[in-house]
């Protein structure tokens, strides 16, 4: 310097805008000799920050921050 990523505790989705899915972990219950496995259930997210566009932004635009590798 050009580029990519940033979403519950962790990992990671969401055709070209309409209030966010799943797995692991966790809660509660069942089961069990059992704190394991299995089954059922529930909670947990200012979608990195700020501003803008829009009736409406995780998604579009601008700036910034953090991290990643690349070029020099």
């Nucleotide at each position: 310097g050009g580029g990519g990523u940033g979403u519950g505790g962790c990992u990671c989705a969401a055709g070209u805008g309409g209030u966010a899915a799943a797995g692991c972990a966790c809660u509660u219950g069942c089961c069990u000799a059992g704190u394991g496995a299995g089954c059922a259930u529930g909670a947990a997210g200012u979608c990195c920050u700020g501003a803008g566009u829009u009736c409406a932004a995780a998604c579009c635009u601008c700036a910034g921050c953090a991290c990643c590798a690349c070029c020099a």
Predicted 3D model of a 72-nucleotide RNA (transfer RNA) from Castor canadensis. Rfam family: tRNA. Rfam classes the family as a transfer RNA. Its mean pLDDT, the model's own confidence on a scale to 100, is 80.